[in-house]
Context: one part of a larger RNA
This record gives sequence, structure tokens and C1' cells, in this order.
RNA sequence: GCGUGGUUAAGGAACUAGGCAAAAUAGAUCUGUAACUUCGGGAAAAAGAUCGCCCUCCUCCGGGAGGGUCGCAGAGAAUAGGCUCAAGCGACUGUUUACCAAAAACACAGGGCUGUGCGAAAUAGAAAUAUGCAGUAUACAGCCUGACACCUGCCCGGUGCCGGAAGGUUAAGAGGAGAGGUCAUCCGUAAGGAGAAGCCUUGAAUUGAAGCCCCGGUAAACGGCGGCCGUAACUAUAACGGUCCUAAGGUAGCGAAAUUCCUUGUCGGGUAAGUUCCGACCUGCACGAAUGGUGUAACGAUUUGAGCACUGUCUCGACCACGUACUCG
Repeated sequence: GCGUGGUUAAGGAACUAGGCAAAAUAGAUCUGUAACUUCGGGAAAAAGAUCGCCCUCCUCCGGGAGGGUCGCAGAGAAUAGGCUCAAGCGACUGUUUACCAAAAACACAGGGCUGUGCGAAAUAGAAAUAUGCAGUAUACAGCCUGACACCUGCCCGGUGCCGGAAGGUUAAGAGGAGAGGUCAUCCGUAAGGAGAAGCCUUGAAUUGAAGCCCCGGUAAACGGCGGCCGUAACUAUAACGGUCCUAAGGUAGCGAAAUUCCUUGUCGGGUAAGUUCCGACCUGCACGAAUGGUGUAACGAUUUGAGCACUGUCUCGACCACGUACUCG
């Protein structure tokens, strides 16, 4: 010097990104216990009191009542909740990155949509076959949401899915008009020309399914949910009017938010002083309704802010024990 423990005047978070770490709390009995609440909880809420030993009496033999008595200290050592207030997120118990992340991520009960009638759909497999299932729509599979309460608005133009079948387009195939090659034979003095059947090569019209175009439906399918100008007897603002565009122009609720750039927005609260926090406002750069919206008791090794208690975290250090480094032997 370092490590691990122990103690510390006065102060008590002034430390620090942050009370990280440490301290404090702690048992049992009795008293007492708020907001809120899904009436179960919250709750060991919080906040208090008592506790040893001896004698007498009572006893259901656990203990109780009264009296006395010792210590600084009686749950005499050890083991054994710190508490409260407010907010975000997720309802909850659970699960997860074996070895840097335990969470607000995943799951979840509940909700919804879609498919599937059984040799089911779906999945694995060129297939047999198997899972589904020794199940049968109160079942199974896929997708989304995520307890509960109150709710879940408008848009089907695009994409997807479902339905439709009149018309357009459309493959192989069917079809075979026509064309070409070859050639018996014929014509010609020759060169050459014509050319049946057969065979070979091509090949028009016509016919020809789904799909696409087309016509409808569907958003708890993928998704989307405007701009400009004017207007009221102070001013300001605009219930109101005009106009352009759209498939439709964001409803309820919430809102500087895990979302707000400008921004430490403005006002209020808390502090002597508050870029955080809480309550409001709404000018939402760029919230918004199962990519769910808004609340919410309980719960959380969750995140944020505040307080009480407590302390060597600090003012600011000091001392002690043990271990180790180091110096000397």
C1' cells in the first nucleotide's frame, strides 16, 4: 500500500449518474392499522407496548393474576422484514439471451378472425406411411390481441382473401384449309418441265381450363384516416361560410407522453435553489382505438421522483484485528 472484518467526536446523503455499498429494521404476545379496492385484499400496512429471575394464588398444565428482585442491556449470543408517498410499464404465478441483458421482451387465462365434416384441415415424407388422434366443430390447425372495467369510430380506391360468371385475353391438346420435299408415270432430240397414290416436313380457320381483365363482398385482413381563404359591437378566437382534393379525411379517450423537434414549452406543486418528478394547458415536428384506446385493486430482484429512519457514501479523516505485498534478518 492492498484485501477482508471491527470501532468512530460533531454533522447526517452535503457523496454519487444513482443512497451503489454499508448501516438501520428483524422473534413472540398484546394493542392498533389509512387511502384505495375486483370486497378477496391492501396488512406483518403504518404506529406502539410487553418479554429475565424468585415467591404466592389460580389452572383446561399451554399458561394467567398479584407481589418482589438483579443488570447498561431479559427475543441478553446466533439465525430472523427497513418503512412510507407518487408516477410509468406489464394485470397476476411463470419463461428467457447455459458464459456481459431477467426486462416494459416471451408466455398466460380471457377476446376475436380464418380454415377444417374425418382417408379432416395442417405438418413430415418423391412415396408407403406417420403426427393430428386411438381426437370429431364445446374438436383440431393458423394468425392477431392479451386479466378485469368502459369501449373499440370512418374508409373496400390500392394489396390480399372470398364469391360470381356474361364478355375480353389465354397453353398444351384437338383440328387440318393450304404450302413444300420425294416419286410411278407423262411431255421433250436434249437441257429441262409437269406430276397420282404413298411417305416425309410444315401448317390457317375453328375448338380449348384455371388465371388475368371484369362484377360484387370483406378492415379484431395488409393498411389509410387532408389543404387554403374569410367571418362575431375592444382585442383575441372562430360556433359559421366559401373553395380545392380524397376511398375516407382521426370519432371517443388520452396528450411536451417509454411518443414533443423547437424545449430546461408555459402555469402550478414539491426544494433556500429542481434540464429529472407530479398536476394542468394543447401549439399532437410525428397519440389514437385488438400493429388495440383509456382506466385499474393486487402483484414486480422492473423504471422514475419524493420523504422518514439509518448510517464512514461524504465533510475528512483516524484507530484496531487478521491476511498479503514490501523492508531488514